[in-house]
Molecule: transfer RNA
Organism: Nitrososphaeria archaeon
RNA sequence: GGGCCGGUAGUCUAGCGGCUAUGACGCCGCCCUCACACGGCGGAGGUCGUGGGUUCGACUCCCACCCGGCCCACCA
Numbered sequence: 001g002g003g004c005c006g007g008u009a010g011u012c013u014a015g016c017g018g019c020u021a022u023g024a025c026g027c028c029g030c031c032c033u034c035a036c037a038c039g040g041c042g043g044a045g046g047u048c049g050u051g052g053g054u055u056c057g058a059c060u061c062c063c064a065c066c067c068g069g070c071c072c073a074c075c076a
Stems, first nucleotide, its partner, number of pairs: 001072007010025003018056001027043005049065005
């Protein structure tokens, strides 16, 4: 340099172009307990990597770029 895959909450993760973006762990509150853990109920937390484009409408499609991984090529 070329190709492929990925980037969504603190962590991991789902998401046929149209809902208020999904679930688990973690965190906070309440219940339970003498207390803790487990368990039950509720809650907070997201510029969906960045910037453009297409579209009535984009996490989703297109382009460029950034970051990570794998493969290939080059190596004076």